[in-house]
Context: one part of a larger RNA
Order: sequence, then C1' cells, then structure tokens
RNA sequence: CUCCAGUUAAGGAACUCGCCAAAUUGGCACCGUAACUUCGGGAGAAGGUGUGCCCUCUCAGGUGAAGCCCCUUGCGGGUGGAGCUAGGGGGAGGGUCGCAGUGACCAGGGAGUAGCGACUGUUUACCAAAAACACAGGGCUGUGCUAAAUCACAAGAUGAUGUAUACAGCCUGACGCCUGCCCGGUGCCGGAAGGUUAAGAGGAUUUGUUAGCCGCAAGGCGAAGCGGAAAAUCGAAGCCCCGGUAAACGGCGGCCGUAACUAUAACGGUCCUAAGGUAGCGAAACUCCUUGUCGGGUAAAUUCCGACCUGCAUGAAUGGCGUAACGACUUUUUCAGUGUCUCAACUGGACUCCCA
Repeated sequence: CUCCAGUUAAGGAACUCGCCAAAUUGGCACCGUAACUUCGGGAGAAGGUGUGCCCUCUCAGGUGAAGCCCCUUGCGGGUGGAGCUAGGGGGAGGGUCGCAGUGACCAGGGAGUAGCGACUGUUUACCAAAAACACAGGGCUGUGCUAAAUCACAAGAUGAUGUAUACAGCCUGACGCCUGCCCGGUGCCGGAAGGUUAAGAGGAUUUGUUAGCCGCAAGGCGAAGCGGAAAAUCGAAGCCCCGGUAAACGGCGGCCGUAACUAUAACGGUCCUAAGGUAGCGAAACUCCUUGUCGGGUAAAUUCCGACCUGCAUGAAUGGCGUAACGACUUUUUCAGUGUCUCAACUGGACUCCCA
C1' cells in the first nucleotide's frame, strides 16, 4: 500500500454514468397532517412535544378482616367495606443527576415531478427481478358428449366420474372514457350453377398370335379365342368461381391551385386505391435532421417539466388515452444528512516484513 471497523476542522454532492457507499431518520405516547382519490386510501404523510430516577397525592385494578342478615348449621350464602398491595396500568404535583433518559442493543430519512406496469405475485438455480411472465376483467373461435382438444401403432387414457354459467385454442390485460375506415391480398366460414380434375368406369379404334384360305414357291390374307395399346364419354374433394368475416393475418395516399399586407388554406381541380389514419396522443421507452422552437427550473442544463406540431417512421384489444393505490423498476428536482468529494489525517484490528 491493501482489507475490516471507528472519528474528523471548514465546506456539504463541488464526487460520480448515477448520492454508488456511508451518514441522517428510527421505539412508544400525545398533538397535528396537503394535493389527489376508485372515498377504502394517501398516512407513520409532512411537522412537532414528551420519555431517566426519587417522593407525595390520586384514579381505576387486586385481595378482602370485623360487624350485620339468612338458613339446609357448613371449611355455607349474602351484605359490608377496614387493612394490605405495586407484583400490571393511568393521572397530577414536587424534587433530583448527566452533554445526552426508547442513555447500550434493537430501531422508517422525508417531499415534489414524469415514464412504464393497475395491484399481491412469477422469472433467466450460478452475471439480467424488470417496463418481461402471470393476473382478475374483456373479446373471438371451436366443441351437443363415444364433445372438441391432447397422448398413443392399437387397446386405452386425459378432458371429466365434467356437460355450453362447461371444456379447449388464440388475443388483450384492474378501473374510467372509448375502440373509427378497408374483405382487394392471405386465412377461415358458407355456397353450389359453370370450368378444371385422380383412381375407377368405359371401350371407338388399333395391334400381336393363328385354325383356316390363297399361292409352284417365297410369302400373303386371316374368324373365334387369348393378349397389348387406347379415343370419346361418365367421374369426388380441391382449385377457379360467388358471397360473408378484421377484439382473423393485416392495410389505412399523391400532385396542383385558391381569401383585399404577408402567411396560411375552411374551398376547388386532378391522379391512384380495397380503403386512404377517425377519436386521442405526439421531438414521445417512438423525432433522423435535433442540443427542433417557446416557456419553467439553474449563475450556467444535450437531462427534466409544460407547451407547439414540421408524426424521417404515433394511433385505437399487435389495443388508444387517462388513472387513485402499489413498485429492491426508470427519469428529474428538492429538504435533511453525510469523508462521495475539495484533501486528506488519525485511531483500533487483520495481513505483510524485520528483530528477539
């Protein structure tokens, strides 16, 4: 030097990606407590005061004598309240010690703002605990029971000793306000007229073989049968086709002109499309240009908050926008606090080294 503890003048986050770490706070009793809110909360909000020991008095509490009454005469019952009690508690007054009284240990730091996720939960056993997963709630689809779905070659089993208020699959994710347009493509559902069409049916036609016939011969013709090839025609689903369906997969335009300053364009024209993004929100966990512009906060801020809208490339259950409560989540501000720092010092211990 390092490690583990402890203390520190003045300052107090100037450190740093970031208050990481440490410090602060801390128990109990009483007073008091904002915005907002789903009226439950928020809340231990915040912020204050008290706290030891001794004495006296007191309040309830405990125990319960004598006396009196009663009878079933008992170790009885009732009434009665003397005395005792701090072993549990509350209150008032007085006194007393220390820097300090929950005297050690134990034992919340607080407040504002924004994002995300409603919440309690779950998760990468051994680098990620989260905004990821789940969730109650919402929706769509399938399934009528030998259910659908799943495992299995099968038998059989789960579903379920359940029965559509059930079960299965998929999506969304409390709650509040809502959830627009497009069915052209893909998927799914329905339809069956027409087109296409497999196996199969069908068998025109053609061909092999040869009894026989012809021929002097070589050879030619050739029935039936048995074979080979094979046209027309018939022939299901599917596909083409016709409809439906987006909380199915998904998608949701361009150019030009126009108002009596300018600017802008409620308005008009035109092209394309299945339809051209509605309500909301918006430099956002989304904005490239970008440290956009304006406002706030600071002496000074690429962060933050509030607006604007020119949305490179927002947008409605791939949910949109809000939202009290909640969060070892993330951003930012602030009070308190502090060796994080200015800037380092000392103390105790460990370790190391040396000597004995």

This is a predicted structure of a 356-nucleotide part of an RNA (large-subunit ribosomal RNA, domain IV) from a Bdellovibrionales bacterium. Model confidence (mean pLDDT): 87 of 100. Rfam family: Bacterial large subunit ribosomal RNA.